[in-house]
RNA sequence: GGAGUCAGCCAGACAGUCGCUGCCUGCAUUGCAGGGGGAGGAAAGUCCGGGCUCCAUAGGGUAAGGUGCCAGAUAACGUCUGGGCGGCGCGAGCCGACGGCCAGUGCAGCAGAGAGUAGACCGCCAGGCUUCUGGCCUGGUAAGGGUGAAAGGGUGCGGUAAGAGCGCACCGCGACACUGGUAACAGUGUUGGCAUGGUAAACCCCACCUGGAGCAAGACCAAAUAGGGUUCCUUAAGGCGUGACCCGCGCCGGAACCGGGUAGGUUGCUUGACCUCAGGAGCAAUCCUGCGGCUAGAUGAAUGACUGUCCAUGACAGAACCCGGCUUAUCGGCUGGCUCCCAUU
Repeated sequence: GGAGUCAGCCAGACAGUCGCUGCCUGCAUUGCAGGGGGAGGAAAGUCCGGGCUCCAUAGGGUAAGGUGCCAGAUAACGUCUGGGCGGCGCGAGCCGACGGCCAGUGCAGCAGAGAGUAGACCGCCAGGCUUCUGGCCUGGUAAGGGUGAAAGGGUGCGGUAAGAGCGCACCGCGACACUGGUAACAGUGUUGGCAUGGUAAACCCCACCUGGAGCAAGACCAAAUAGGGUUCCUUAAGGCGUGACCCGCGCCGGAACCGGGUAGGUUGCUUGACCUCAGGAGCAAUCCUGCGGCUAGAUGAAUGACUGUCCAUGACAGAACCCGGCUUAUCGGCUGGCUCCCAUU
């Protein structure tokens, strides 16, 4: 100097003019004046998890669904942190749908001799026959070749009629023991000739977790109407009760349709598993302590327009009960750690 990788921060600033809106104070009555505030890093997707409200007195089970290495964090999670194993990368790093195939069932077309407790097509060897440069039969064989995505561990040596874990060495696989580690797991030693294959993002088995509906949840006030009409079921051995089914529990009527009225206001609604800073514990996620702060609450829906200067802003894009994550979209700027390459000293 270049290329990469990981983490964090910013979301324009200043001045002027006009405009919108919550709250507070004063005056006043439909407004005026003053003060303090007024969209995001994803507010998006509604993919997870909760807080909160109601069913409701609300338990157990079956089915169904979700997660899936180990240890932690958290209100919780399918999230995050650290580690193990596997894969990619020269590396810093990144990714993982990561329990079980000896519980069972299924699947793998075609090709091929043979696709799972699955084999002899070509070949090799021995013997016999013969029409004898050729061919046929019997037996042995699975090292070589072929087919296939996948073919009875791999390499080498010995051995054999020819071969074969047939034997041996090493690797691999299994068992046992020891060592390190909380564990996943790793290493070492001994031992066994040892492959009854693959596939679970196939059905399934195992372990753990799981009521439902949702702020248009709910609560209160006011007003209006028709305490309306029809049909069906049922009365405790029945019926009904926020997923299905069963048991339990509770209640005593239940269901469908037609018609009429109202749909206004208040609340929920922003003080929170909240935030900044400092100290401490921890590898970290995070937690504890202390001082301090209050940062939108709209309801056909509020923050806009113009000018000047500086400048990175031109992109993606607007809260609607709240919070923790994940995913997706995106113009730019700044800071730091680490890795690799090149040149010079």
Molecule: Bacterial RNase P class A
Organism: Reinekea blandensis MED297